[in-house]
RNA sequence: GCCCGGAUGGCUCAGGUAGUUAGAGCGCAUCAUUGGUAAUGAUGAGGUCGGCGGUGCAACUCCGCCUCCGGGCU
Numbered sequence: 001g002c003c004c005g006g007a008u009g010g011c012u013c014a015g016g017u018a019g020u021u022a023g024a025g026c027g028c029a030u031c032a033u034u035g036g037u038a039a040u041g042a043u044g045a046g047g048u049c050g051g052c053g054g055u056g057c058a059a060c061u062c063c064g065c066c067u068c069c070g071g072g073c074u
Base pairs, nucleotide, nucleotide: 001073002072003071004070005069006068007067010026011025012024013023019057028044029043030042031041032040050066051065052064053063054062
C1' cells in the first nucleotide's frame, strides 16, 4: 500500500429486505424476602447506535470518506 471483518448502555452481544417508542444477558440502584448476607422476586436508571457527508418522505440499517480495533496479502 491492497483486501476482509468489526465499532450499538459499565461489560459481552443481538438487531440490519430502511418504517411509530433501539433490545437481551451480566452488572448497577431501590424495594420485598432473611436474624444478617447470598440466592430469589418486583421495579427502575443508564445508549440519540465511532466521526463527517450523501441518497431518500424517512437512515443504527444503504453509499462515500475518515478514525480506531482484529485478521490476511505483498